[in-house]
């Protein structure tokens, strides 16, 4: 210095062709129990940034960025 993957919730991952952002565990909260847990109800919380396109971007498009891989 090139090339490739990759960055979505506190963690680990969906979102198929551009059209309401989900799921498990985690946390909060109720029911149950003598208390705690387990279970059951239900709730809070997110698309690295910064731009373009578009009626409309987690998604396409161009810079920068972190994280992993290869090459010199």
């Nucleotide at each position: 210095g090139c090339g490739g993957a990759u960055g979505u919730a506190g963690c680990u991952c969906a979102a198929u062709c551009g059209g309401c952002a989900g799921a498990g565990c985690a946390c909060c909260g109720g029911u149950c129990u003598u208390c705690c847990a387990a279970a059951c109800c239900g709730g809070u919380g997110g698309c690295g940034c910064g731009g373009g396109u578009u009626c409309g971007a987690u998604c396409c498009c161009c810079g920068c960025u972190g994280u992993c891989c290869g090459c010199u």
This is a predicted structure of a 72-nucleotide RNA (transfer RNA) from Phycisphaera sp. Its Rfam family is "tRNA". The coordinates come from a structure-prediction model, not an experiment, and the mean pLDDT is 81.